The prediction has a mean pLDDT of 80. The RNA shown here (c-di-GMP-I riboswitch aptamer) has 86 nucleotides. The model forms 95% of the base pairs in the Rfam consensus. Rfam family: c-di-GMP-I riboswitch aptamer. About the family: GEMM was predicted in a large-scale screen for bacterial structured RNA regulatory elements. Rfam links the family to the GO term cyclic-di-GMP binding.

[in-house]
């Protein structure tokens, strides 16, 4: 320096369920709690991909469809790392 998550040690996060608090909603924080994770750190118009529809845009005589700039990093991906082997 590269490559790896097979063994080990320090340690990290924290699914779901309930509570409370926002939010139209999806989903978020915070408490409880561990289901998993070798990046479950960061990065969400300006890579895909999902998920959501209150306001706005579009169409529509109207109901009502479409659309994301709302949300997802614990779907890929992208960049960065700590220890440790080879």
């Nucleotide at each position: 320096u590269u490559u790896c998550g097979u063994a080990a040690a320090a340690g990290g996060u924290a699914a779901a369920c309930c509570c409370a608090u926002c939010g139209a909603a999806a989903g978020a924080u915070g408490g409880c709690g561990a289901c998993a994770c070798a990046a479950a750190g960061c990065u969400a118009a300006a890579g895909g991909g999902u998920c959501u529809u209150a306001a706005g845009c579009u169409u529509u005589a109207a109901u009502a469809a479409g659309c994301a700039a709302g949300a997802c990093a614990g779907c890929c991906a992208g960049c960065u790392a700590c220890u440790g082997a080879a």